[in-house]
Molecule: c-di-GMP-I riboswitch aptamer
Organism: Bacillota bacterium
RNA sequence: GAAGAACAAAGGCAAACGUCUCGAAAGGGGCGGACGCAAAGCUCCGGGUCUAAAGCUGCGUACAGCCAUGAUGGCCGAGCUGCUCUU
Numbered sequence: 001g002a003a004g005a006a007c008a009a010a011g012g013c014a015a016a017c018g019u020c021u022c023g024a025a026a027g028g029g030g031c032g033g034a035c036g037c038a039a040a041g042c043u044c045c046g047g048g049u050c051u052a053a054a055g056c057u058g059c060g061u062a063c064a065g066c067c068a069u070g071a072u073g074g075c076c077g078a079g080c081u082g083c084u085c086u087u
Base pairs, nucleotide, nucleotide: 002087003086004085005084012037013036017032018031019030020029021028022027035074041080042079043078045077046076047075048072049071050070055066056065057064058063
C1' cells in the first nucleotide's frame, strides 16, 4: 500500500418508542432509550422511495390529479475519510 472481517482489543454510532421543539408535510434537531450497524462517518453525483407548501389542471367553492426546488446517507450505487486485527 492492497484485500478481507473470523479471532480478539479499544472504542464509536443509535432503530422503534417516549418527550420537547422546528416544518405545510415527508422528515429534522435536543434529551431519554437500544433494534441493530465494520463505516449506521461525511457528500444528493446517479437511481429508488416518501411528502406536495408554492405552482399548474379539473370541478363552481369542497375536493381531486400532476409536480421537487423539499426529505431520506439506517434504500442502493458512487466519491472522500477513518480504528483494529488477519492475509